A computed fold for a 71-nucleotide RNA from Candidatus Staskawiczbacteria bacterium RIFCSPLOWO2_01_FULL_38_12b, annotated as transfer RNA. Rfam family: tRNA. From the family's description: Transfer RNA (tRNA) molecules are approximately 80 nucleotides in length. Lineage of the source: Bacteria > Bacteria candidate phyla > Candidatus Staskawicziibacteriota. The sequence is in RNAcentral, with records from ENA.
[in-house]
């Protein structure tokens, strides 16, 4: 200095052009003498900017960062 790859809730993952799914934490309630456990039900998220598009997490381009591989 370049190629390639990867960014989604606290955490770890799944989608892919039509509003994001799923563990696990959390919070309120049931259960219990209590605590765990079980169950209900609730907040919680798509790196930044800009393009394309009726509509972008999804496609494209820069930029930030991590990983890798070559100099």
């Nucleotide at each position: 200095g370049g190629g390639c790859c990867c960014a989604u809730g606290g955490u770890c993952c799944a989608g892919u052009g039509g509003c994001a799914a799923g563990a696990u934490g959390c919070g309120u309630c049931a259960u219990u003498c209590g605590c765990a456990u079980u169950g209900a039900c609730g907040a919680g998220a798509c790196g930044g900017c800009a393009g394309u598009c009726c509509g972008a997490u999804u496609c494209u381009g820069c930029c930030u960062g991590g990983g890798u591989c070559c100099a």